[in-house]
Context: one part of a larger RNA
RNA sequence: UGACGGGGGCCCGCACAAGCGGUGGAGCAUGUGGUUUAAUUCGAUGAUACGCGAGUAACCUUACCAGGGCUUGACAUAUGCCGGAAGACGCGAGAGAUCACGUUGCCCUUCGGGGCCGGUAUACAGGUGCUGCAUGGCUGUCGUCAGCUCGUGCUGUGAAGUGUUGGGUUAAGUCCCGCAACGAGCGCAACCCCUGUUUCUAGUUACCAGCACGUUAUGGUGGGGACUCUAGAGAGACUGCCGGUGACAAACCGGAGGAAGGUGGGGAUGACGUCAAGUCAUCAUGGCCCUUAUGUCCUGGGCUACACACGUGCUACAAUGGCCGGUACAGAGCGCAGCGAUACCGCGAGGUGGAGCAAAUCGCAGAAAGCCGGUCUCAGUACGGAUUGGAGUCUGAAACCCGACUUCAUGAAGGUGGAAUCGCUAGUAAUCGCGCAUCAGCAUGGCGCGGUGAUACGUUCCCGGGCCUUGUACA
Numbered sequence: 001u002g003a004c005g006g007g008g009g010c011c012c013g014c015a016c017a018a019g020c021g022g023u024g025g026a027g028c029a030u031g032u033g034g035u036u037u038a039a040u041u042c043g044a045u046g047a048u049a050c051g052c053g054a055g056u057a058a059c060c061u062u063a064c065c066a067g068g069g070c071u072u073g074a075c076a077u078a079u080g081c082c083g084g085a086a087g088a089c090g091c092g093a094g095a096g097a098u099c100a101c102g103u104u105g106c107c108c109u110u111c112g113g114g115g116c117c118g119g120u121a122u123a124c125a126g127g128u129g130c131u132g133c134a135u136g137g138c139u140g141u142c143g144u145c146a147g148c149u150c151g152u153g154c155u156g157u158g159a160a161g162u163g164u165u166g167g168g169u170u171a172a173g174u175c176c177c178g179c180a181a182c183g184a185g186c187g188c189a190a191c192c193c194c195u196g197u198u199u200c201u202a203g204u205u206a207c208c209a210g211c212a213c214g215u216u217a218u219g220g221u222g223g224g225g226a227c228u229c230u231a232g233a234g235a236g237a238c239u240g241c242c243g244g245u246g247a248c249a250a251a252c253c254g255g256a257g258g259a260a261g262g263u264g265g266g267g268a269u270g271a272c273g274u275c276a277a278g279u280c281a282u283c284a285u286g287g288c289c290c291u292u293a294u295g296u297c298c299u300g301g302g303c304u305a306c307a308c309a310c311g312u313g314c315u316a317c318a319a320u321g322g323c324c325g326g327u328a329c330a331g332a333g334c335g336c337a338g339c340g341a342u343a344c345c346g347c348g349a350g351g352u353g354g355a356g357c358a359a360a361u362c363g364c365a366g367a368a369a370g371c372c373g374g375u376c377u378c379a380g381u382a383c384g385g386a387u388u389g390g391a392g393u394c395u396g397a398a399a400c401c402c403g404a405c406u407u408c409a410u411g412a413a414g415g416u417g418g419a420a421u422c423g424c425u426a427g428u429a430a431u432c433g434c435g436c437a438u439c440a441g442c443a444u445g446g447c448g449c450g451g452u453g454a455u456a457c458g459u460u461c462c463c464g465g466g467c468c469u470u471g472u473a474c475a
Base pairs, nucleotide, nucleotide: 001475002474003472004471005470007469008468009467010466011465012464013463015459016458019424020423021422022421023420026315027314028313029312030311031310032309033308034306035305042053043052064301065300066299067298068297069296070295073124077123078122079121080120081119082118083117084116087104088103089102090101092099093098106115107114108113126290127289129288130287131286135284136283137279138278139277140275142273147186148185149184150183151182152181153162154161155160166177167176168175192267193266194265195264197235198234199233200232201231202230203229207224208223211222212221213220238261241255242254243253244252245251317417321376322375323374324373325372326371327370333364334363335362338357339356343352344351345350383414388409389408390407391406392405393404394403430452431451432450433449434448435447436446
C1' cells in the first nucleotide's frame, strides 16, 4: 500500500421487510448429471453451466458409430510428361459412393500451344486432432457500481502519501465550501435513438368535417387539406419563477404555470482492473501431433436410449371457472421458388381454384382476454388433459427408428404442493392474445408487439456494493 475481520461509523440496491404471483408436489416439454450404448459427437459446471453455443438433429446439418470406397486427395497454387473437352442422355452392377458400356458433345490460336478435364510424378493440400495455462479477437461477471489514474509541486531515508481526506449535498469523485496543493485524463452527466405535448411544411396508397353523387352496405366516387395519421424541420423543461430551510453556497422541501418537474419514461453507451473466468468447435494464430489417415466420399444408425437425480418452462388441479351461441376494440411485423382473397368441396387438419399484391393500395388476419345471453352446481365432475387404439391431412426422394397437425374413441396423475427457494415498485407484477427470426416441414424456447391492469410502514437483521476508520503472525 492492499486484502481480510462472526471490528466500528456513514450510505445505497426488490438486499431485507410489507405485498402480489410463482418454483419445490402432478403430467408433459426442454437442457444437464448419471447410467446404458457400436455410437449415444464436442464444448459450457457456484454466483457468472444446465429452453446455454443450437435464430429449428428424419437425410443433409454431423463433428460420433458400423460397414463399403479413395489416396496429390472433397478444396487451393505451381511444374514436368501422357491422354482427352467438360458435360448431358441411355443402359447394366451396386445400399450408395462408385465402376463398366453405348450415344452425343468444345472454345481461342501467332498452329508452338492455351482454357477445361482425367491419369501419372512432385512440391503440397487437408485435420471440428491437442494445448483458451503460448495467443489475437470476441464475451460473461463484479457493475451503469462511482470509481481508476496522471503531470508539476509539497511531505517522507524509503515503500509511499498529498491531490482523491474533511463539512454539506447528489443517482453520481454531482456540485459547493474548506484545505500544500494546483491542474488534467479515463469514467459520471450531456451530446445519439424511441416515446409523451405542440407549431409549421407536405397530402398518397392514409384521412372524411362541411358540399354533392351513388349503394342493401362500405371514403365507393367527385371533391376537400379541416381532423386522424404518416415523416421532416422547429418549439418545449432550465431548479427558469415564487415561498421556506441552508453557511450570503451547493442543494433540499413546498407551490405556480405546464402535455410533461427536478435524470419526464425507456434504450444504446460498461472506466482502471478482477476471476491464468469462457471460447484453438465462428474466425485468426504459435507450438505439438496425423499424412493409403486423426484426411476425404457414401449408405445405414446415433446425437431422440432410460432404474434414477437436478435446473428451466408449459398445462392444470376448476365456478373470478368449463362449455355453447351472439358481439366489440390493437400494435408491431412479414410476403414473388412468396402472401394468397371471393367461391366451391371436406366435421376438421386441409383440398380445388386462382382475383389482387414487390404492398400506408392486396394478402397473412378471425386478435384474445372483454361484453351480452344460455347451460353445468362442487363431483375426480360437462374440471384436467397425459396415455393408448383407429382413421386421416400436410411438408418432403423418404415421416419405422424420429415430424407437425386433424378427427373418433380412450380418458391417467392431479383436490394448490415439505424443508427450502425465485421474480417484481408502474403502464411494472399478474393475465390475454398477435407477429418475427430460424425454416421444405416442425416452438411450451428466443426476440418483439399491443389489450386488461394491481399491492407496498421502514433500514434492526440476511446478501451484495461504495466511502472513512481500526486490528492483523496474510501478500